[in-house]
RNA sequence: UCAGAUGGCUGGAUGACCGCUGUCGACGGAGCGAUCCGUCGGGGGAGGAAAGUCCGGGCUCCACGGAAAGACGGUGCCGGGUAACGCCCGGCGGGGGCGACCCCAGGGACAGCGCCACAGAAAGCAAACCGCCCGGACCCGUUUCGACGGCGCCGGGUAAGGGUGAAAGGGUGCGGUAAGAGCGCACCGCGGGGCCGGCGACGGUCACGGCACGGCAAACCCCACCGGGAGCAAGACCGAAUAGGGGCGGCCUGUCUCAGCCCGAUCGCAAGAUCAGGCUGGAGACGAGCGGUUUCGCGCUGUCGCCCGGGUUGGUCGCGCGAGGCGGUCGGUGACGACCGUCCCAGAGGAAUGGUCAUCAUCCGGCUCAGGCCGGACACAGAACCCGGCUUACAGGCCAUCUGACUCA
RNA sequence: GGGGCUGUAGCUCAGUUGGGAGAGCGCUGCAAUCGCACUGCAGAGGUCGUGAGUUCGACUCUCAUCAGCUCCACCA
Numbered sequence: 001u002c003a004g005a006u007g008g009c010u011g012g013a014u015g016a017c018c019g020c021u022g023u024c025g026a027c028g029g030a031g032c033g034a035u036c037c038g039u040c041g042g043g044g045g046a047g048g049a050a051a052g053u054c055c056g057g058g059c060u061c062c063a064c065g066g067a068a069a070g071a072c073g074g075u076g077c078c079g080g081g082u083a084a085c086g087c088c089c090g091g092c093g094g095g096g097g098c099g100a101c102c103c104c105a106g107g108g109a110c111a112g113c114g115c116c117a118c119a120g121a122a123a124g125c126a127a128a129c130c131g132c133c134c135g136g137a138c139c140c141g142u143u144u145c146g147a148c149g150g151c152g153c154c155g156g157g158u159a160a161g162g163g164u165g166a167a168a169g170g171g172u173g174c175g176g177u178a179a180g181a182g183c184g185c186a187c188c189g190c191g192g193g194g195c196c197g198g199c200g201a202c203g204g205u206c207a208c209g210g211c212a213c214g215g216c217a218a219a220c221c222c223c224a225c226c227g228g229g230a231g232c233a234a235g236a237c238c239g240a241a242u243a244g245g246g247g248c249g250g251c252c253u254g255u256c257u258c259a260g261c262c263c264g265a266u267c268g269c270a271a272g273a274u275c276a277g278g279c280u281g282g283a284g285a286c287g288a289g290c291g292g293u294u295u296c297g298c299g300c301u302g303u304c305g306c307c308c309g310g311g312u313u314g315g316u317c318g319c320g321c322g323a324g325g326c327g328g329u330c331g332g333u334g335a336c337g338a339c340c341g342u343c344c345c346a347g348a349g350g351a352a353u354g355g356u357c358a359u360c361a362u363c364c365g366g367c368u369c370a371g372g373c374c375g376g377a378c379a380c381a382g383a384a385c386c387c388g389g390c391u392u393a394c395a396g397g398c399c400a401u402c403u404g405a406c407u408c409a
Numbered sequence: 410g411g412g413g414c415u416g417u418a419g420c421u422c423a424g425u426u427g428g429g430a431g432a433g434c435g436c437u438g439c440a441a442u443c444g445c446a447c448u449g450c451a452g453a454g455g456u457c458g459u460g461a462g463u464u465c466g467a468c469u470c471u472c473a474u475c476a477g478c479u480c481c482a483c484c485a
Stems, first nucleotide, its partner, number of pairs: 001405010012360007020045002023042008047380001051391002054389005059231004072227005077091005092106001093104004107222002112220001114216003129162002131158006139150004170188006189211001190209002193206005235317004245308007254286005259280004264275004288301004310484003324343008362377006410481007419434004428465001436452005458474005
């Protein structure tokens, strides 16, 4: 200098004027009311992703005697961090790159049910198509008549080679054999075992075994661990309005009268009559309770859930001090933790966070010897209860550490 | 703001232990008819919304992303 790797920061700046929206203080007003509005002053006002809503929590309501199991869903090497996580950090193993470094849903297939299409001879307790080798009868050719070679046929051996496939029952080499083959040996791989190191995943080493045990769980499944459900349109309190109506179910329920229904006794030939008991939120009265009012009068009354029907489109809270920001010290390889100091920093509800001008910064184009001048561009995107992550989108700029190549000293 | 569902031919939809991409209507050509319709025969037409991953192999399994549809207010 060029080409890269990793981690982090930034996401235009300053000023003037005019607006918009919360909050705090003072003053004044409006509405039947819940409550709200105006003026002045102080101070505040989008993001690294506010996004996707993919995970984990806070918070609220509902359900539930505790705990466990089953079902369903999720996670899946080991250790740690955290409120928690499927996130993060540090390791292990595997794969890629010359390297810095990057990637991996990375438990289990002798628990079970299964799948491996097409091609291929054979695809799961394997298989002989071609080839190679041995033996046999016949035919043809050559012949020095000993035999040799070839095509087809029959019987057998062989997984080294060809070919098919994603995958063909360890790999390479030497020996061995009729040809071959873990048939034998060496190294590598694999299996189970001992010893050593490590908290562990795992690694190293020693002797043994001739190799038996293919792949798929990101279909079912097994094992371990985790999870009650819904979501701020959750939920709470008021205001206005109505038919304060109807049906079903659970739980609970004072007295009397009437009504309906059921059952029993007596009388009666029968129709029926009388008496006693029970059920029903069906009606009424009394009592009781609640609400409201100055008092009386008065109003309401099982309660809860679901459905149908009816009414309204108002207000307030939840809602901004929090697993909070910034700076420092200490512990830890690190994620992170502890302590100290300091600060208060958006809260709308069809939804504010904007507009104009000036100067400057960055980039591009044109003109100019140059200084400079003119024009244009400036990403992705925009809070809606809050927080921790992940993922996705993003013009441009900056910093730190490291790697490789080349050149110079 | 929050929850759920869907995406396959021009339209409406099927598609399961992952291996063939299909049906009806529509379209094109031919036959039949004096001509049209009906009918018969033949045929064309597909980035399975998009991009990755798992797998030998993905409409199907997983993840990300895009588009569309639908439900959820309060009072008594």